[in-house]
Formats: sequence, structure tokens, C1' cells
RNA sequence: GCCUCGAUAGCUAAGUCGGUAUAGCGUAAGAUUCGUAACCUUAAGGCCGUGGGUUCAAUUCCCACUCGAGGCU
Repeated sequence: GCCUCGAUAGCUAAGUCGGUAUAGCGUAAGAUUCGUAACCUUAAGGCCGUGGGUUCAAUUCCCACUCGAGGCU
């Protein structure tokens, strides 16, 4: 220098053909218990790496850049 993959909640990951993003763990509250843990219920928490473009509408499609992983020379 070139190619491929990845970047989504505090962490780990889903997200189909473009139509207002989900789960597990964790956190908080409640219920239960003499009390704690476990189990159960509920809630909060992310505009999807950054900047542009296409579109009525972009996590999704296109371009550039940043960071990470792997490969080729």
C1' cells in the first nucleotide's frame, strides 16, 4: 500500500426486504422470606463509531474518515 470482517444500553450480542432497536447479564424498585441469597414482576438505561449522500423515511443502501481484528505484498 491492497483486501476482508467488525464498531448497536454499563458488559456480551441479535436486529430478515429500508418503516420509530430487542435479549441475556448487570443496576434500581416491588413482591416473597424472621432476615439474606436464589426465584418472580416492573422500571430506567442506546438516536446505532464520526461526517456527508440517496430516499417521504437509513442501524440497514452509497462515499470518505477514525478505531479494532485477520490476511496478502
Transfer RNA from a Methanobacteriaceae archaeon, 73 nucleotides, folded computationally. RNAcentral holds the sequence, with entries from ENA. It matches the Rfam family "tRNA". Taxonomically the source falls in Methanobacteriaceae (Archaea, Methanobacteriati, Methanobacteria, Methanobacteriales).